[in-house]
RNA sequence: GGAGAUAUAGAUUAAAUGGAAAAUCAUCUGGCUACGAACCAGAAGAUUAAGGGUUCGAAUCCUUUUAUCUCCU
Repeated sequence: GGAGAUAUAGAUUAAAUGGAAAAUCAUCUGGCUACGAACCAGAAGAUUAAGGGUUCGAAUCCUUUUAUCUCCU
């Protein structure tokens, strides 16, 4: 220099060919307990890596950029 993959909650992962984001663990609150752990009930937490485009509508399609990884030279 060329080609490809990945990027979604604090972490790990989902999300049928576009209809609007869910789970587990962790965190917080309450219950249980002499107190904790475990268990039970509930809550909060994401401008889907960033900019632009297509569309009535984008995590998903197109494009540019950034980061990480792989291959080729």
The RNA shown here (transfer RNA) has 73 nucleotides and comes from a Cyclobacteriaceae bacterium. Its mean pLDDT, the model's own confidence on a scale to 100, is 82. Rfam family: tRNA.